[in-house]
Model confidence (mean pLDDT): 75 of 100. This is a predicted structure of a 142-nucleotide RNA (c-di-AMP riboswitch aptamer (ydaO/yuaA leader)) from a soil metagenome.

RNA sequence: UGCCGAAUCCCGAGCGCACGUCGUCCGGGAGCGGGGGAACCGCAGGGACGACAUGACGUCGGCCCAGGGGCGAAUCGAAUCUCCGUAGCGCCGCUCUUUCGGUGCGAGCCCGCCAGCUAACCCCGUAGGCCGGAGAAAGAGA
Numbered sequence: 001u002g003c004c005g006a007a008u009c010c011c012g013a014g015c016g017c018a019c020g021u022c023g024u025c026c027g028g029g030a031g032c033g034g035g036g037g038a039a040c041c042g043c044a045g046g047g048a049c050g051a052c053a054u055g056a057c058g059u060c061g062g063c064c065c066a067g068g069g070g071c072g073a074a075u076c077g078a079a080u081c082u083c084c085g086u087a088g089c090g091c092c093g094c095u096c097u098u099u100c101g102g103u104g105c106g107a108g109c110c111c112g113c114c115a116g117c118u119a120a121c122c123c124c125g126u127a128g129g130c131c132g133g134a135g136a137a138a139g140a141g142a
Stems, first nucleotide, its partner, number of pairs: 002130003008030005014024003017020001031126006041116001045065003049061004067114001068111004076085002088105005094141007
């Protein structure tokens, strides 16, 4: 006495001992965060084949190919393959909003052919990692 992040707080049981406003672990709750899930609306991958129907549009079936989706700011472009740009995101120390200035990030992981939105309802998470500078103005609060 701060930062990223949803990742904080409370209650109870067991165990440990250094016997406490302690540690650990297992439950429960609150708060915060995420996913699935109607109607309405929106969407309806490509290919060939078969059946039905039609003036035409079309519908159904299985087969083959390929996808598709989630958390997160972390997308996209180019390339001389880089100390490049970029959508977007974070920080500058009492808090919030706006403006200017400076500065950094712009990853990774997961589901497994499946999920648009979505009331009721159902399910899940509550981790982890950090510290060399702490600028300015206006307004409103504390």
Record summary: It matches the Rfam family "c-di-AMP riboswitch aptamer (ydaO/yuaA leader)". About the family: This family represents a conserved RNA structure found upstream of the ydaO and yuaA genes in Bacillus subtilis and related genes in other bacteria. Of the family's consensus pairs, 95% are formed in the model.